[in-house]
c-di-GMP-I-GGC riboswitch aptamer from a Chloroflexota bacterium, 86 nucleotides, folded computationally.
Model confidence (mean pLDDT): 81 of 100.
The sequence was found by an Rfam model in a public genome assembly.
NCBI's taxonomy places the organism under Bacteria, Bacillati, Chloroflexota.

This record gives sequence, structure tokens and C1' cells, in this order.
RNA sequence: AAUGAAAAAGGCAAACCCGGCGCGAGCCGGGGACGCAAAGCCACGGGACUGGUUUGAAUACCUGCCAGUCAGCCGGGUUGCCAUAC
Repeated sequence: AAUGAAAAAGGCAAACCCGGCGCGAGCCGGGGACGCAAAGCCACGGGACUGGUUUGAAUACCUGCCAGUCAGCCGGGUUGCCAUAC
């Protein structure tokens, strides 16, 4: 550098439950393990989701815009543990 078959030192923790925060998507802590070789970190591209918004006015929807969420949707960037079967 490449790779992740087997193993090992270890690590993370879906659903669900409890407590807290948030209008919400969702987040934080505890319990709990479906899974994970970056399921560490970064919203950069795509995507999904939430809230708001345009008209004389109202409702619904689409598009756009604004502000957010998801890194366990995909890609990309970046850092790193173990091992060396092919």
C1' cells in the first nucleotide's frame, strides 16, 4: 500500500422500554442487541424526512425558497484498531 476469509485485543448498538429535550423530523442519558470492519468523524453531491413560506383571502397539492434532521440510505472526504487467508 492492498484486502477483510478466519481469529484475537477490544469497540459500536437497530427495534423496543424508561427518563429528559425539541412544534417536528429527531437528539441526549440508562436498559436492551438487530446488526456493523469504520455502525469513528464531516451535511460536500444525490436521496429521504420535518417545520416555515409566496396569491385579495381560505383549503389541499406540486414546485421553488428558507431553516433544520438523518453519517445504521448511497457516493465522496478524513482519521483509526486488529489480522495477512486469497